[in-house]
RNA sequence: CAGCGACAAAGGCAAACCAAUCGAAAGGUUGGGACGCAAAGCCAAGGGUCUUCCCCGCAAUGGGAUGACAGCCGGUUACCGAA
Numbered sequence: 001c002a003g004c005g006a007c008a009a010a011g012g013c014a015a016a017c018c019a020a021u022c023g024a025a026a027g028g029u030u031g032g033g034a035c036g037c038a039a040a041g042c043c044a045a046g047g048g049u050c051u052u053c054c055c056c057g058c059a060a061u062g063g064g065a066u067g068a069c070a071g072c073c074g075g076u077u078a079c080c081g082a083a
Base pairs, nucleotide, nucleotide: 004081005080012037013036017032018031019030020029021028022027035071041076042075043074046073047072048069049068050067054064055063056062
């Protein structure tokens, strides 16, 4: 340096659910709470998934992100050091 990941050390994050709040929704934020996580840090101009105020459509339970999701894959940066 690259890889790897201990019942290691020091720390970190926080699913479901509940409350408040923002949003049309998906979902977000804050507090409580821990199922889990070695990147559960960051990136939504790669793939994928979700939603439809609005638009298209005669209409549909149809189609469409400009809205979201990084705890799906991917990209990227990084703490520690047993085997």